[in-house]
């Protein structure tokens, strides 16, 4: 959620079932009852009930599929042959009697048959014997024994018996095929075979007796797990993979287990018997039952239907038939569960309506959208009415559940019929609002922390559509198990190495065979399904029909190239022999010298040893050192090498013995004898273990000394196992070439080890050269490779065989098994967890990596800071407020070039609300000035003066007051939304582009490389690069020299000074060096010389650097307040800490007196002279000056002279008191200055740290901005005096280029490891516990079949049967011991995961001990 057609519908509990139905039929087999009769009922009898229907428990099996077969049976059906004679005795129903609650049963009398029984006959059948023929008991003949029958009705049929055959059905055997597991490796006693017997429809250990000891198994026996099998279904290009619903074939099962009976057929779903569990009835004595038939109920579950109609059709049972029965079947019902079809309207219609949503400064624009309204039309479906089937056939009639259904006609009316999911990428579809790592989303990647296209809502869009999404499962994509069709140097992956069994593979040639192979024919491969053609439902789904396909398998025939098999031959593969050769190949024995340790003796004296430095340690009891001698054990210098040998591990003094392998040459012999190699066996470094030796040096553990925050380490001193030998174990390594073994093919160059041949020279040998074989290296072509790289020693091109891999972690771990004395080894998982782990290469960044270069970076110097006092800024603290920002370098005398009010943003108090400010509307008034009252002021109230400008005379412009609303206003937030501006790396030399070239690509080249190059990617040379851009440099300003011109306010002798214009410097000239380069060094000339000094100028970018408080600005927030006004306070606080400065600590000085020389700048709300007053700040005064004219203005250090004499001072000036001056409305908080008085700390400053390379540092004063004044000792500018040092680049810091390593890329302030602590999860072990299935042994032994016994009771004339008893087999059950599986278990082990826990720093760089 509108309709119809066709399909499908308990996947779970083979769990339990109420109720009804699902298998009966025959009177033409028979007896009886009953009725008027047709009928009907009971019983005997026959046939059926073994079919049909359901389910999938079990089963890994001849169960299934397919192929072939022989030792069989077969009711009903068909064909053929021959019969069907004459008899007998019972019995059920019924009747009578009786028992029982019931189910049922007992006794008596009587009776029929197509029921039962014997007799006769035997076309024939069965059994036995004999003979003949035969490979064969195969067939034939003869004889002996045995064996049949049923009638009914009527005149023609249906039956009955025996035999032979057919069809269909059934039983049996067999080759081949189809699941997982080896952490299941050995299994088996009727087991394997034989002889004989029994049994069966039939073969057979099917069963039994005896005999033999076999049978199966790595081509996987046995065990465990799972499972009905197939035709087929889904998917896939195919090969495959998964599955086995519906339909069809086979099998198996019928509550569970066992058993037989009847029968053609069963060991029987709706039959029997027994046992068990469960349910029901009961009068307690006994009984009954089996839905995995159709409906239906409960339960289980995510989940699956009506207690329907009909035998009309098809099919089945019975019947001669009519017919009866049939939950088979035909139909209907329910379920969008699936497939298919149809509809929900069509055409026109723009004021592009309203509304919604978005957008804009602006009701502007866009979108929803021809969508709607509106007009006209149609009638599928729907509703009503009328008509109305096929399915029904034989065969004349009769017969339709579906169903008054399908279908047809008419009428009505757009009326009753659209949803769901999605919209970040994959992947079609985008905006707004809300939210703010919250709520939430999510298949993977990932979204969400204030502008979310990813959450939620809205609008819009996209997709599909009566459905749409989600979940689960299967195949595909996945070449991601690779047969088709993958790999193994470094990504996962070559066994540590060899020998060799099975197996796999295998040289040339001839002949034969024909298993594989190829081919022809035939059989089979059920139907359905699939494909194609045709047809029927209006189409389709669906159905019918024809053809094809069905890749398999069997049989017969053919071919012989290849593989295979048999036979023969061959020699090149392989091997043997012969002649030579090299070698640390192995084992054993003997032996040598150097060094080291120890011991003895001697000489000799205070140290030795050790380290970055030390100490422990040794030494006056004589060390170390030196000399001589003795002794012990281990290892073998030079030779020595990219060398040699070995299968690998590995092998090194010398000699001898034994012994393995290899190479070359010769071509004699064998004649494919070969290659590989699962299992198996052998060897196998070091460490380790056992027993016994040995023990010099070294040296795990251990002890001590150092180092360190610690130091269970690195360093040092000692030192035990061990290292060595013999014997026995262990069996692992980065056992590596991270590269299995063998064979063939495929360019070159150059070494080296071992041999052979040739050649040159020679008497000969050597040497050299050439060729060749076998080893061992390097570089490279083709080719291969993700790249790195490999490249005749392949990782190239091929072949054969083996081993191994399949995301990371858990884990090479657990459990099990095998091995080991142990340590441990081999084999080898899962749960859980992550979305990566990994390789190679690239660009960066980084390194306690390397090379080169630069910089006041260090060094060399000079002066400071850090200590003191003060100033100033910051932190912190405090506070009503101490407004805000700036925080390593790159914040901190910074924003602030001026905080008493103002500024001002903060606090307290008092006030205002269209507002202090802008625009618009309306009303009023010019503006303005002034006075009074209240008040701290803002503000409130009142009085007075005053009337302007333009004008066409209506009014207008500016200004003020009032009113209402739009709006103003915000130093409120976000610098992580931005613009602009700025800092820093850094004035470092770099950063890029176009085209080309190289690379799969990222990317590289250019920009590399070289240079005694440069300040420079500056220049030159070379070069797969050639050019270009932004940077560098230059162009610009200023200073230094000169010239020319001009010249007042400057100068006046030239000079100087000021302004304007010009000249000059370019490595131009010379010499040397370098590559005849770029350039460097030196020199000349010159005022100046190699960018002459200084300035301005800051590449691509980095730090989410700084600033929303300078300004602008998006978004958010406030709107009687976060806005505005006013008074006062605060920004100035003060235990402390830090930064930047000033003044000092004194004699290179302080003080006093005299005296000399600047530059730059400023001045009309201003600078102010002379002169007068005051000790002074200052006051008075006002000339002059809009300034080269006047003024500020005296420069100071310096120089001359005097004094002080090393002291807390005549140093130093803080602090404090008093008295003043000036600015200003106002100096209390909180100004500067002056005078007098006071006279603190401080005697050169710890660790550490800053600036500066020349007119620089240092010292000295001067001016200006801001500004009423000033907290300026700050900042910016100006001149005066005027040094020292640089050997150099080892180190520190920063930077540039190249190179190297990297596990870093938020880029080392990186990454990252382990214990511990906390939480969660899964899992192993564990004393034990619970459950389960299977096996073994023993006990018991129902029913049943078989056999045996039976004098008791019954039937029968008898034979015999029933009954009774026993034996064997045997189900359930019981007991026992041991094993297995699953679950559970105090405790315990490790593992995984979890934003900010603890301890260290193991790894990544030389990771700081590779």
């Nucleotide at each position: 959620a509108g309709c119809g057609g066709c399909g499908c519908g308990c996947c779970u509990a083979a769990c339990a079932c109420a109720u009804g139905c699902a298998a009966g039929u025959c009177g033409a087999a028979u007896g009886g009852g009953u009725u008027c009769a047709g009928a009907c009922c009971c019983a005997u009898g026959g046939c059926a009930a073994a079919c049909g229907g359901c389910u999938g428990c079990g089963u890994a099996a001849c169960a299934c599929g397919u192929u072939g077969g022989a030792a069989u049976c077969u009711g009903c059906c068909c064909c053929g042959a021959a019969c069907u004679c004459a008899g007998g005795g019972a019995u059920a129903u019924c009747c009578c009697u009786c028992c029982g609650a019931a189910a049922g049963g007992a006794g008596g009398a009587g009776u029929a048959a197509u029921a039962c029984c014997g007799g006769a006959u035997g076309c024939c059948c069965c059994u036995g014997u004999a003979c003949c023929g035969u490979u064969a008991c195969u067939g034939g003949u003869a004889c002996a024994g045995g064996g049949a029958a049923a009638g009914a009705u009527u005149u023609a049929u249906c039956g009955g018996u025996u035999c032979g055959g057919g069809a269909g059905g059934a039983g049996c055997c067999u080759g081949c095929g189809g699941c997982c597991u080896a952490u299941c490796a050995g299994c088996u006693c009727g087991u394997u075979g034989g002889u004989g017997a029994g049994g069966u429809a039939a073969c057979g250990g099917c069963u039994c007796a005896c005999c033999a000891a076999g049978g199966c198994a790595a081509u996987g026996a046995c065990g465990g797990g799972u499972a009905g099998c197939u035709g087929g279904u889904c998917u896939g290009a195919g090969a495959g993979g998964a599955c086995g619903a519906c339909c069809a074939g086979c099998c198996a099962g019928a509550a569970u287990g066992g058993a037989a009976c009847u029968g053609u057929g069963a060991c029987a779903c709706g039959g029997u018997c027994c046992a068990u569990a469960c349910u029901c009835c009961u009068a307690c004595g006994g009984g009954a039952g089996g839905c995995a038939g159709c409906a239906g109920u409960g339960a289980g579950g995510a989940a699956u239907c009506u207690u329907c109609c009909g035998c009309a059709a098809u099919g089945g049972a019975c019947g001669a038939a009519a017919g009866u029965c049939u939950g088979a079947c035909g139909g209907a019902g329910c379920g969008a569960c699936g497939c298919c079809g149809c509809g929900u309207g069509g055409u026109g219609g723009a004021u592009g309506a309203a509304g919604g949503c978005c957008u804009u400064a602006a009701c502007u624009g866009g979108u929803u959208g021809u969508a709607a309204a509106c007009a006209c039309c149609u009638g599928u479906u729907c509703u009503g009415a009328g008509g109305g089937a096929c399915g029904a056939a034989a065969u004349u009639u009769u017969u339709g559940a579906c169903g008054g259904u399908a279908c047809c006609u008419c009428a009505g009316g757009a009326g009753a019929a659209a949803g769901u999911a999605u919209c970040g990428g994959c992947a079609a579809a985008c905006c707004c609002u809300g939210u703010g790592c919250c709520a939430g989303c999510a298949g993977c990647c990932g979204c969400g922390g204030u502008a979310a296209g990813a959450c939620a809502g809205g609008g819009g869009a996209u997709a599909c559509a009566a459905g749409u999404g989600u979940u689960a499962c299967u195949c595909g994509g996945a070449a991601u198990u690779a047969c088709u069709g993958g790999g193994c140097g470094u990504a996962a992956a070559g066994c540590g190495u060899c020998u060799g069994u099975a197996g796999g593979u295998g040289c040339u040639u001839u002949g034969g065979a024909a298993a594989g192979u190829c081919u022809g024919a035939g059989g089979u491969a059920a139907a359905a399904g699939c494909u194609c053609g045709g047809g029927g439902c209006u189409c389709a789904a669906c159905c019918c029909u024809g053809a094809g396909a069905u890749c398999g398998u069997c049989u017969c025939g053919g071919a012989a190239a290849c593989u295979u098999c048999c036979a023969g031959a061959g020699u090149u593969g392989a091997g043997c022999a012969g002649u030579g050769g090299a070698g640390a190949g192995g084992c054993a024995u003997c032996u040598g010298g150097a060094a080291u340790g120890u011991c003895g003796c001697a000489u000799g004296u205070a140290g030795g040893a050790g380290u970055a430095a030390a100490a422990u340690c040794c030494g006056u009891a004589g060390a170390g050192a030196u000399g001589c001698g003795a002794u012990a054990g281990a290892a073998c210098g030079c030779c020595a090498a990219a060398a040699g040998c070995g299968a690998a591990g590995g092998c090194a003094g010398g000699a001898u013995g034994c012994u393995g392998g290899c190479c070359a040459c010769u071509u004699g012999c064998u004649g494919a004898c070969a290659c590989u190699g699962a299992g198996a066996g052998a060897c196998g470094a070091a460490a380790g273990c056992g027993u016994g030796g040995g023990g010099a040096g070294c040296g795990a553990a251990g002890c001590g000394g150092a180092u360190u925050a610690g130091a269970u380490a690195c360093c040092c001193g000692c030192g035990u196992a061990g290292u060595c030998c013999a014997c026995g174990c262990c069996c692992u390594a980065a056992a590596c070439g991270a590269u299995g073994c063998g064979a063939g093919c495929u360019c070159g160059a150059u070494g080296u080890g071992g041999g052979a041949g040739g050649u040159u020279c020679u008497c000969a040998a050597u040497u050299g050269c050439c060729u060749u074989c076998c080893g061992u290296g390097u570089c490279c072509a083709a080719g291969c490779u993700u790249a790195c790289g490999c490249g005749g020693u392949a990782a190239g091109c091929u072949c054969g065989c083996c081993g191994c891999c399949u995301g990371g972690g858990a884990a090479g771990u657990a459990c099990g098994g095998c091995c080991g004395c142990a340590a441990g080894g081999c084999u080898a998982a899962a749960a859980c967890u992550c979305a990566a782990a990994g390789g190679a290469a690239u660009a960066g960044a980084c390194g306690g990596g390397g090379a080169c270069c630069c910089a006041c970076a260090c060094a060399a110097g000079c002066g400071g800071u850090g200590g003191a006092g003060c100033a100033u800024g910051g932190g912190g603290u405090u506070u009503a407020a101490u407004u805000c920002g700036a925080u390593a370098a790159u914040a901190a005398g910074c924003g602030a070039a001026g905080c008493a009010c103002c500024u001002c943003a903060c606090c307290c108090a008092g006030g205002u609300u269209u507002g202090a400010c802008a625009u618009c509307u309306c009303g009023g008034g010019a503006a303005u000035c002034u006075c009074c009252c209240g008040g701290a002021a803002a503000c409130g109230g009142g009085g007075g003066a005053g009337u302007g400008c333009c004008g066409c005379a209506a009014g207008g412009a500016a200004c003020c007051c009032g009113a209402a609303g739009a709006c103003a206003g915000g130093c409120g937030c976000u610098g992580c939304a931005c613009g602009g501006u700025u800092g820093u790396c850094g004035u470092c030399a770099g950063c890029u582009c176009g085209u080309g070239c190289c690379u799969u690509g990222a990317g590289g080249u250019g920009u590399a490389c070289u240079g005694u190059u440069u300040a420079a990617g500056u220049c030159a040379g070379c070069g797969a690069a050639c050019g270009a851009g932004c940077g560098c440099a230059a162009c610009c300003c200023u200073c230094a020299u000169c010239c020319u011109g001009u010249g007042u306010u400057g100068u006046u002798u030239u000079u100087u000074c000021a302004c304007a214009g010009g000249a000059g410097a370019c490595u131009g000239c010379c010499g040397c060096c370098u590559c005849c380069a770029a350039g460097g060094c030196g020199g000349a000339g010159g005022a100046a010389g190699g960018u002459g000094g200084g300035g301005a100028u800051g590449a691509c970018g980095u730090c989410a650097a700084a600033u929303c408080a300078g300004c602008g600005u998006g978004g958010c927030c406030c709107u009687u307040a976060u806005a505005c006004c006013u008074g006062g306070g605060g920004c100035a606080a003060c235990a402390c800490c830090c930064g930047u400065g000033c003044u000092a600590c004194a004699a290179u000085g302080g003080c006093c007196g005299g005296u000399a020389c600047a530059a730059a700048c400023c001045g009309u709300u201003g600078c102010a002279a002379a002169c007068c007053c005051g000790c002074g700040a200052g006051g008075g005064g006002g000339a002059g000056c809009c300034a080269a004219u006047c003024g500020g203005a005296c420069a100071a250090a310096g120089c001359c002279g005097g004094u002080c004499u090393c002291a807390g001072u005549u140093c130093g000036g803080a602090u404090u008191g008093c008295a003043g001056u000036c600015u200003g409305c106002a100096a209390c908080u909180c100004g500067a200055c002056u005078g007098c008085a006071u006279g603190a700390a401080g005697u050169u400053g710890g660790a550490a740290u800053c600036g500066c390379u020349a007119g620089u540092a240092a010292c000295c004063g001067u001016g200006a901005a801001u500004c009423a004044g000033c907290u300026a000792c700050g900042u910016c500018a100006c001149g005066g005096u005027g040094a020292a040092u640089a050997u150099g680049u080892u180190c520190c810091u920063g930077g540039g280029u190249c190179u190297u390593g990297u596990a870093c890329u938020c880029a080392c302030c990186g990454c990252c490891c382990g214990u511990c602590a906390a939480g969660u999860c899964a899992u192993g072990a564990a004393a034990g516990g619970u459950a389960g299935g299977a096996g073994c042994a023993c006990c018991u032994g129902a029913a049943g079949c078989a056999c045996c016994c039976u004098u008791a009771c019954c039937c029968g004339u008898a034979a015999g049967g029933g009954g009774g008893g026993g034996u064997a087999c045997c189900a359930c059950g019981g007991u026992g011991a041991a094993a297995c599986u699953a679950c559970u278990g105090a405790u315990u082990g490790g593992g995984a995961c979890u934003a900010a826990g603890u301890c260290g720093u193991a790894a990544c760089a030389a990771g700081g001990u590779a």

This is a predicted structure of a 1410-nucleotide RNA (small-subunit ribosomal RNA) from a metagenome. RNAcentral holds the sequence, with entries from SILVA. It matches the Rfam family "Bacterial small subunit ribosomal RNA". Model confidence (mean pLDDT): 83 of 100.